[in-house]
RNA sequence: GCCCUCGUAGCUCAUCAGGAUAGAGCACCAGAUUCCUAAUCUGGGGGUAACAGGUUCGAGUCCUGUCGAGGGCA
Numbered sequence: 001g002c003c004c005u006c007g008u009a010g011c012u013c014a015u016c017a018g019g020a021u022a023g024a025g026c027a028c029c030a031g032a033u034u035c036c037u038a039a040u041c042u043g044g045g046g047g048u049a050a051c052a053g054g055u056u057c058g059a060g061u062c063c064u065g066u067c068g069a070g071g072g073c074a
Stems, first nucleotide, its partner, number of pairs: 001073007010026004019057001028044005050066005
C1' cells in the first nucleotide's frame, strides 16, 4: 500500500432478505427477605446503533467516505 470482517447500554451480545415505542443477560440503583452480608424476588435508570453524507414514504439494517479494532497478501 491492497483486500476481508467487525464497530448497537459499563461488559458480552441479539435485532436473519429496510417497517416504524431498540432488546436480553451480567453489572449498577431502590425496595422486599435476613440480626448483618451473600443468595433469591420485585421495580428502576442507562444507548442521537463509531462519525459524516446519500438512497428511501421509512435506515441499526442498503450505498459512499472518514476513524478505530482484528485478520490476510505484498
This is a predicted structure of a 74-nucleotide RNA (transfer RNA) from a Nitrospinaceae bacterium. It matches the Rfam family "tRNA". Rfam's curators write: Transfer RNA (tRNA) molecules are approximately 80 nucleotides in length. Its family is annotated with triplet codon-amino acid adaptor activity in the Gene Ontology. The same sequence occurs in records of 2 taxa. The prediction has a mean pLDDT of 82. The sequence is in RNAcentral, with records from ENA.